[in-house]
Context: one part of a larger RNA
RNA sequence: GGGUGAACGCUGGCGGCGUGCCUAAGACAUGCAAGUCGUGCGGGCCGCGGGGUUUUACUCCGUGGUCAGCGGCGGACGGGUGAGUAACGCGUGGGUGACCUACCCGGAAGAGGGGGACAACCCGGGGAAACUCGGGCUAAUCCCCCAUGUGGACCCGCCCCUUGGGGUGUGUCCAAAGGGCUUUGCCCGCUUCCGGAUGGGCCCGCGUCCCAUCAGCUAGUUGGUGGGGUAAUGGCCCACCAAGGCGACGACGGGUAGCCGGUCUGAGAGGAUGGCCGGCCACAGGGGCACUGAGACACGGGCCCCACUCCUACGGGAGGCAGCAGUUAGGAAUCUUCCGCAAUGGGCGCAAGCCUGACGGAGCGACGCCGCUUGGAGGAAGAAGCCCUUCGGGGUGUAAACUCCUGAACCCGGGACGAAACCCCCGACGAGGGGACUGACGGUACCGGGGUAAUAGCGCCGGCCAACUCCGUGCCAGCAGCCGCGGUAAUACGGAGGGCGCGAGCGUUACCC
Numbered sequence: 001g002g003g004u005g006a007a008c009g010c011u012g013g014c015g016g017c018g019u020g021c022c023u024a025a026g027a028c029a030u031g032c033a034a035g036u037c038g039u040g041c042g043g044g045c046c047g048c049g050g051g052g053u054u055u056u057a058c059u060c061c062g063u064g065g066u067c068a069g070c071g072g073c074g075g076a077c078g079g080g081u082g083a084g085u086a087a088c089g090c091g092u093g094g095g096u097g098a099c100c101u102a103c104c105c106g107g108a109a110g111a112g113g114g115g116g117a118c119a120a121c122c123c124g125g126g127g128a129a130a131c132u133c134g135g136g137c138u139a140a141u142c143c144c145c146c147a148u149g150u151g152g153a154c155c156c157g158c159c160c161c162u163u164g165g166g167g168u169g170u171g172u173c174c175a176a177a178g179g180g181c182u183u184u185g186c187c188c189g190c191u192u193c194c195g196g197a198u199g200g201g202c203c204c205g206c207g208u209c210c211c212a213u214c215a216g217c218u219a220g221u222u223g224g225u226g227g228g229g230u231a232a233u234g235g236c237c238c239a240c241c242a243a244g245g246c247g248a249c250g251a252c253g254g255g256u257a258g259c260c261g262g263u264c265u266g267a268g269a270g271g272a273u274g275g276c277c278g279g280c281c282a283c284a285g286g287g288g289c290a291c292u293g294a295g296a297c298a299c300g301g302g303c304c305c306c307a308c309u310c311c312u313a314c315g316g317g318a319g320g321c322a323g324c325a326g327u328u329a330g331g332a333a334u335c336u337u338c339c340g341c342a343a344u345g346g347g348c349g350c351a352a353g354c355c356u357g358a359c360g361g362a363g364c365g366a367c368g369c370c371g372c373u374u375g376g377a378g379g380a381a382g383a384a385g386c387c388c389u390u391c392g393g394g395g396u397g398u399a400a401a402c403u404c405c406u407g408a409a410c411c412c413g414g415g416a417c418g419a420a421a422c423c424c425c426c427g428a429c430g431a432g433g434g435g436a437c438u439g440a441c442g443g444u445a446c447c448g449g450g451g452u453a454a455u456a457g458c459g460c461c462g463g464c465c466a467a468c469u470c471c472g473u474g475c476c477a478g479c480a481g482c483c484g485c486g487g488u489a490a491u492a493c494g495g496a497g498g499g500c501g502c503g504a505g506c507g508u509u510a511c512c513c
Stems, first nucleotide, its partner, number of pairs: 001513004006509005013372006019365002021330001026328003030325003035073003040070002043067010080283003089208008099200002104196007112146005121136006151174004156169005178188004209255003216246003221243008258280004262273004285306005308319004336362001338361003344358001345356004375405004385396004410450005418441001423435004457502005462483003468497005478485002
């Protein structure tokens, strides 16, 4: 000198864009943050319409609303945090003849027949509650069996290829679901297989902090055989066998730390750093475990243990903000219990649409950067006040007053871009054309008209270092980054006048180069 997620002191006008718990990964009241589908299925309740029947009662059908239930897809994304981790965690470059991939896309083939259960509901029972148990009925895109076999899987044989890749023969095994209409045709789905796309798993080379005042470490340890397990390799796990494996090219141990793109600094080399944004990883009160599933060992799913909080009828239960806001604690210190799904994106749905504290916005904080204002021109050899003085005068100083001009604020009027799609109509539910709806921000930005001279502070003035006098004080009170000032004329303390520097900021502290 530059930099910061800053804080502190004094001061503080406006706007835009950013940014804001760095500490206790401490504890959390309340609300919201993940649902959706009736074009998969059967019901309860409420209503409307119609039928059977002699009105009632009973019953059937259609339709709308609502409620949960069965079923499907999603809850593995999105959002948060940095505790742990020195590791194939990350970065980079590769491997997979050792692998998976729901939804999506391309291609091939198919969907015949039969059976069953459990909720809801009804009946009964237990419990303070959370909830729960028994019996009975029932639907399906729920579950099962048989068939079909394009195909695929497996054993054995053969061929090509060479790690488990590709092909082929006999044998064995494996499919399916329906729903809606504008109804012999479409749409949404279903099944098997091949390929693609996307996302991932695993493996390897190289790189990745400090301490040697850590020098030796190791029993699933190192390897083998066989097996288990997995989508898959592997001592991942197990049985048996062998006795290996690592280490000054730093093993083992200890400390510290999420890594990177980047960021800061620097001429560079380098040093430092990893907040916001993006990628990867890890975690979800602490610890462990599996279930479901294409995918989890699963933040707002489950089970167990521990700590804590809450409810209880004392038998037993409920909970997990490192989601958004908010509270409390800690701290030098870090925000609204806001608006909206209008846009973008996501989940579900044929769609209408529903959900979305992702997101889009607004609010608060000079926390940062940037822009703007506190006026412009004229105005005396120069008012007053204040300061200095050699008492002549000098300074503040064109500064003020005063004159003319402009017109931040404010008032009035107008008023957005962001929004054209999905949808509807023609066309073929295509291409294309036409039409209609939709704005949180916001009556904001912006435009036009009117319109008032309308905040300035902070640090410093001995040298480094730009800026000097007077008074007070008298090694006192005090200053200080270093050198050093203060002992009765102190440009160094305190005040004043003046000056220098920056300016809605200016200084101080901390940290990095």